[in-house]
Context: one part of a larger RNA
RNA sequence: UCCAGCGAGUUUUCUGAUAGUGCUUGCUUAAUUCUGAUUUUCAGAAGCAGGCAAAGCGAAAGCGAGUCUUAAAAGGGCGUUAUAGUACUAUCAGAAAGACCCGAAACCGGGUGAGCUAACCAUGGACAGGGUGAAUCCCGAUAAAACUCGGGAGGAGGCCCGAACCCGUUGUCGGUGAAAUGGCAUGGGAGGAUCUGUGGUUAGGGGUAAUAUGCCUAUCGAACCCGGAGAUAGCUGGUUCUCCUCGAAAUAUAUUUAGGUAUAGCGUUUCGUUAAGACUUUGUGAGGUAGAGCUACUAGAUGGUUCUGGGAGCUUUUUGCGACUAGAAUCAACUAAACUCCGAAUGCGCAAAGUUUAUACGAAGCAGUCAGUCUUGCCCGGAUAAGCGGGUACAGGCAAAAGGGAAACAGCCCAGAUUCUCGUCUAAGGUUCCUAAUUGACUAUUAAGUGCCUUAAGGUCGUUAUUUUUCCAAGACAGCAGGGAGGUUGGCUCAGAAGCAGCCAUCCUUUAAAGAGUGCGUAACAGCUCACCUGAAUAUGGAGGUACCGUCUGGUAUCUCCUGGAAAGAUAGCGCCGCAAAUGAUCGGAACUAAAUAGUCAACCGAAGACAGAAUCCCGACUUUGUCGGGAGGUAGAGGAGCGUCCUGAUAACAAUGAAGCUCUAAUGGAAGUUGGGGUGGAGUUUAUCAGGAGUGAGAAUGCUGGA
Repeated sequence: UCCAGCGAGUUUUCUGAUAGUGCUUGCUUAAUUCUGAUUUUCAGAAGCAGGCAAAGCGAAAGCGAGUCUUAAAAGGGCGUUAUAGUACUAUCAGAAAGACCCGAAACCGGGUGAGCUAACCAUGGACAGGGUGAAUCCCGAUAAAACUCGGGAGGAGGCCCGAACCCGUUGUCGGUGAAAUGGCAUGGGAGGAUCUGUGGUUAGGGGUAAUAUGCCUAUCGAACCCGGAGAUAGCUGGUUCUCCUCGAAAUAUAUUUAGGUAUAGCGUUUCGUUAAGACUUUGUGAGGUAGAGCUACUAGAUGGUUCUGGGAGCUUUUUGCGACUAGAAUCAACUAAACUCCGAAUGCGCAAAGUUUAUACGAAGCAGUCAGUCUUGCCCGGAUAAGCGGGUACAGGCAAAAGGGAAACAGCCCAGAUUCUCGUCUAAGGUUCCUAAUUGACUAUUAAGUGCCUUAAGGUCGUUAUUUUUCCAAGACAGCAGGGAGGUUGGCUCAGAAGCAGCCAUCCUUUAAAGAGUGCGUAACAGCUCACCUGAAUAUGGAGGUACCGUCUGGUAUCUCCUGGAAAGAUAGCGCCGCAAAUGAUCGGAACUAAAUAGUCAACCGAAGACAGAAUCCCGACUUUGUCGGGAGGUAGAGGAGCGUCCUGAUAACAAUGAAGCUCUAAUGGAAGUUGGGGUGGAGUUUAUCAGGAGUGAGAAUGCUGGA
C1' cells in the first nucleotide's frame, strides 16, 4: 500500500408534539393471584390501590363560577362564559442515565517490586612492576653535650608513572546498528572517600540521593499491576443504501464570553387567518447627511489698517523710536467628524390608485447557522499602502453554482445544468494558423514590432490634422555678395575702460541702412560678428474684366478673386525618450505593418441560455383520470417515497431432472436494485406475498483482526 471480515443515534423511564387505534353512559389498571397451553414466554380472567380528566382562585384557613387583593358592592390579577378526554402503538424532539463511536494527560483505592540502580548493614575477596623517599633509629664531623651538617638503615602518603580492575574525556564509525547506548583510537583513577562477590534493610502522599530532579527492573517533576471506569473532553477524527420537494447562516443581544451556548433573525413541515405582501406612480409627513456658509454660534487660522497694553534694545535720557508680542474693533480671503443662519438627491413612515399565478401574518413540531470571503459604490483606520483591518448598500457573486469567455484563474464578464436529439437562434467574447467563424467592406492614423499585459513627472525640429497672426512678382524666408558710417575714446569711474568690468544717460548727423551697440576678442586699442540696409539669383497655375498688338489660333500690359510660397505661435491624435535584476526569452504560441490603433457598416462562429421535438417527476387550476399553466443547480438542514440484509408468524411454492453460496455473462428498471443463462457446488441458514421485530447497508476514524 492493497484485499477480506468487524466497526458508530441504541435501550429504559418520564415529558411534549404529530399520526393511528380502542372506549367515551369519562378513560385506564400496577404489583399480585387464578385458569389454559406448545410453560424464562403467551392467551384469558380477577385485582379499582393509584393516575389523568371533569373548576377555579388564594401563601393558607377557606370560598366557589367565581376567587384573591382591599375599608370597599371601586379598580385590577387569575379563571368561567367556546371544542372532551383518556389508554395504548408508531414517529420526531427533549430530560435522566456511558446515551452516536473511538481518543487523553490525569485523580483515587488495593496490591507487586531494591535479581537493575541509590544508600546502608553483615561476612568474604582483589590491587603486576617501577619511582619518590616523611617520621623514627644508627654512625660520623668533635675533647664533651645540644643544634646543625654528611652518610646509612627505614618505608610514610585520599604521593608520582603504569598493567589487571574501575570509569567514560575527546574524535570518529555506527544510527531499519554486530549493540534499544556499542566498536576503534585517545583519555581519567589505579593502597583508597578504592574496586568487588554473597546474604540482608529502606516502597511510591514513599524510599534513596557527596542534588543530577538523579535512581527505585530498557518506565520517574512522582514506579508498575488491577480496580473505581464506558472518569471527563465546550476539543480533533469518523459516522455505512437510493430517489423526490424546499433550502439557510457566518448577524443582533447576553455570557469567567469570544473556535462554546441561550433567545431573536434567516430554513423547513403541518394547520389557520385570509389577500394583509411586493413593485411603480401620485400625495403627504419627519429628518440635518452631500453641498454650502460662517460679523449666524462654537473653535481654528492668514494678511492689512486703527486703538490699548507689554517690550529685547537704540536714543537727543525732557522724551522719543522700536523688531516682536497679548487683546479689541474693522477690512479681505479661509477651515471644521465631535460648527450650523441654511440645505438637497436617495432612502424611510402613512394614504390612494395601478401592476402582479404572491406573498404576508399567526400557532405548533424540527432544525442548522454565531470563523465568512471577493468585486462595485460610499466611508473610517493605515502611508488617499496591502490578496491589510473595520463599517455600510432592497448591490452582485462565491460559500452552497455546473456551462461559455478572461491562455491557465472560488468571488470578474455572460448565463442559472430534470433527461434525450449528428435540430434552430443567440449572449459575453471572437472570426490568418494552432482554433469553431471574414486573410470582410469603407475612412483615417501609427513605423515605434508601438501595439495585440501595466508605467509617472518631465522632455521631443517624429509625424498627422485643425487653427491664429504676419510677409510675398514693388521678389518674401534661409543661404550668397557688399555695406554696417560721423560727432565719439558719450559722461563718470579707473593704472587703463575706446560699443562690449561697472554706474548714469541713451541724443544728434550723414544716410539705402547702421544700437552711444547682440556675442566673441584685447592690458587697453585693434580684429571678427550681429541688429539694420542694398544687390543678384530663387517660389505656381486658373477664372473673369479692360487696353494695345496681331492674318485666325494668340501675345503683352494691367485690375480683382481663388490657388500657391514663407515665418512665428496655439490646440488635438498617434508615436519617441524617460524605462535598470538576478537559470532562457515572450502578445497563450507561431507569427503580424495589419493579423495594430480610432471609427462606420455587413456577415458568421459562439453556452448545459432561448426556441423546437420526445420523456419523467413536483405544484396549481379546471375538470377528471387528461388537458392547461407554472416549475425541477444545491452544502448545513427540514419534509416525503422507496430498495436491500437477518430473524419471527401466516399463506403459497421450489429443490439430487440439483437448494444456498461462489463465478462468468445477458437482459431489464427512474435509483437503491431485479430477473434469466452457463460453470462450480452438493442440501434446505431456500424462495414469493402479507404482517411484525432489528446487533440492518462502509471507503475513509494515523480505525480493529487476519492475509498478501
Molecule: large-subunit ribosomal RNA, domain II
Organism: Pseudomonadota bacterium